[in-house]
Context: one part of a larger RNA
RNA sequence: GGCGUAUGGAGGAUGCCUAGGCAUUAGAAGAUGAAGAAGGACGUGACAAACGACGAAAUGCUUCGGGGAGAUGUAAGUAAUCUUUGAUCCGGAGAUAUCCGAAUGGGGGAACCCACUAGUGGUAAUGCGCUAGUAUCAUAUAAUGAAUAUAUAGUUAUAUAGAGAACAACUCAGUGAACUGAAACAUCUUAGUAACUGAAGGAAAAGAAAGAAAAAUCGAUUUUCUUAGUAGUGGCGAGCGAAAAGGAAAGAGCCCAAACCAGUCUAAGGACUGGGGUUGAAGGACCUCAAUAAACUUGAAGAUCAUAUAGUUGAAUUACUUGGGAAGGUAAACUAGAGAAGGUGAAAGUCCUGUAAGCGAAAUGUGAUUAAAAGUUAGAGGAAUCCUGAGUACGGCGAGGCACGUGGAACCUUGUCGGAAUCAGCGGGGACCAUCCCGCAAGGCUAAAUACUCUCUAAUGACCGAUAGUGAACAAGUACCGUGAGGGAAAGGUGAAAAGAACCCCGGGAGGGGAGUGAAAUAGAAACUGAAACCAUAUGCUU
Numbered sequence: 001g002g003c004g005u006a007u008g009g010a011g012g013a014u015g016c017c018u019a020g021g022c023a024u025u026a027g028a029a030g031a032u033g034a035a036g037a038a039g040g041a042c043g044u045g046a047c048a049a050a051c052g053a054c055g056a057a058a059u060g061c062u063u064c065g066g067g068g069a070g071a072u073g074u075a076a077g078u079a080a081u082c083u084u085u086g087a088u089c090c091g092g093a094g095a096u097a098u099c100c101g102a103a104u105g106g107g108g109g110a111a112c113c114c115a116c117u118a119g120u121g122g123u124a125a126u127g128c129g130c131u132a133g134u135a136u137c138a139u140a141u142a143a144u145g146a147a148u149a150u151a152u153a154g155u156u157a158u159a160u161a162g163a164g165a166a167c168a169a170c171u172c173a174g175u176g177a178a179c180u181g182a183a184a185c186a187u188c189u190u191a192g193u194a195a196c197u198g199a200a201g202g203a204a205a206a207g208a209a210a211g212a213a214a215a216a217u218c219g220a221u222u223u224u225c226u227u228a229g230u231a232g233u234g235g236c237g238a239g240c241g242a243a244a245a246g247g248a249a250a251g252a253g254c255c256c257a258a259a260c261c262a263g264u265c266u267a268a269g270g271a272c273u274g275g276g277g278u279u280g281a282a283g284g285a286c287c288u289c290a291a292u293a294a295a296c297u298u299g300a301a302g303a304u305c306a307u308a309u310a311g312u313u314g315a316a317u318u319a320c321u322u323g324g325g326a327a328g329g330u331a332a333a334c335u336a337g338a339g340a341a342g343g344u345g346a347a348a349g350u351c352c353u354g355u356a357a358g359c360g361a362a363a364u365g366u367g368a369u370u371a372a373a374a375g376u377u378a379g380a381g382g383a384a385u386c387c388u389g390a391g392u393a394c395g396g397c398g399a400g401g402c403a404c405g406u407g408g409a410a411c412c413u414u415g416u417c418g419g420a421a422u423c424a425g426c427g428g429g430g431a432c433c434a435u436c437c438c439g440c441a442a443g444g445c446u447a448a449a450u451a452c453u454c455u456c457u458a459a460u461g462a463c464c465g466a467u468a469g470u471g472a473a474c475a476a477g478u479a480c481c482g483u484g485a486g487g488g489a490a491a492g493g494u495g496a497a498a499a500g501a502a503c504c505c506c507g508g509g510a511g512g513g514g515a516g517u518g519a520a521a522u523a524g525a526a527a528c529u530g531a532a533a534c535c536a537u538a539u540g541c542u543u
Base pairs, nucleotide, nucleotide: 001542002541003540004539005538006537007536008535009534015528016493017492020464021463022461023460024459025458026457027456028455029453030452032165039100040099041098042055043054044053046078047077050074051073052059061094062093063092064091065090066089070082071081072080105114106113107112115134116133117132118131119130120129121128136163137162138160139159140158141157142156143155144154170201171199172198173197174196175195181188185235211218212217222249223248224247225246232240233239253445254444255443256389260275261274262273263272264271265270280423282388283387284386285385286382287381288380289379294377295376296375297374298373302370303369304368305367306366307365308364309363311359312358313357317332318331319330320329321328333350334349335339341353342352343351394418395417396416397415398414399413400412401411404430425440426439427438428437429436480487481486503514504513505512506511
């Protein structure tokens, strides 16, 4: 020196654990905001840096309920206090709520600066305080009032729980890419996706046929299964890609405009209000006759019931034994509408918290039921006249949407130019025409079935177990980096209990040796277990 063995150091793998995550199910909810939100800044504690809580009434205040012995958060310390005259704690309702922030008196480099008006405190007086108000827009009312005579525009004042901002995804709408694919690339695709913007709701959108069809059919919308990767479309490439019929979920239908009548006003053109009326086997107005009954809908102060937000009752075991410790073992019991689960010094139905099954609310919320009242609905016949949504339908040109890329291209939307008919009417049935069939545009509303999950409650897992699972089990969107947009960690485990090592010794200390605690200290705070690389010491063999 090498190989081995033993004992250590160093290191932090592995095992075990879980305080945190992930996914899903059911129910709830989808709240907020000028009565100042979301989100923050700065403060508030006896000592107080961080987190949480709170707001100059600041680690809290009032009140109504619950609860019943300790309490003054995480947080272990000391002090000082509170508490059976019921504290701390839990829940309901209130009060307070600095400054910034839509931020709204003006300004501003957020958390700052500077005002005015009224009231009020103070000063000899000025300065200085305190309280309230003072943004803009919209709507309404009033006053005032230009060019310009009447007027109008404008201006001003007052009123309004009006708007503004926030918000995870879902929804609708307005703008709208590229990488990519086509094995290049331009039509095409990616994709009406991402992104941006606007608006809203708990859902949104759509919706009661100018429909679908081709059966003498169906009968609003939405979603789903299927039709079907079919029919189609497509540099007929890559790709894109229906619909009807059929099965299911859910089911609900209505209101205006007009004709006509009445009233009010009128600049005599008409306007407004009320009645009337609302459809396609056309309907209504209008005229004649008949009818007053029944049904349905809305309604919600109060009452009743249920439910949410605190809680509460809740069965049944002892002895011996091993052990530091019993829930283990042995023996004999008990209970079960409860043998889910967690904890307790190892493994507990009967020790604790619970579980099954019951019970419970002063206050606030939610749902259901219930009244008065209000509203809506209806028949037969006649046929002369009137009405039935106009710069609309439709056509040309240019686009877009439809599964459909201009194609034979219907249908829907419309930038532009033209521009009807009026029920003997008009639109559609994929160029177009005829026949036939279906429907009635140019006004509006509408629950459910459907989509999503920032959030709350309960529960589940052939989900993870600290390099995993959220980036984050820990003062994590923290520390740190960046001018900034932004990027973004590492970091869990003594023990059953701190019983956290009095005292002595070495040392300046750190650290260590005794002593003591403990089942264990090679569990000593750098701490469970403690692998390997690596480093030592001792020793065997060998060179």

A computed fold for a 543-nucleotide part of an RNA from a metagenome, annotated as large-subunit ribosomal RNA, domain I. Its mean pLDDT, the model's own confidence on a scale to 100, is 85. The RNAcentral record of the full RNA draws on SILVA.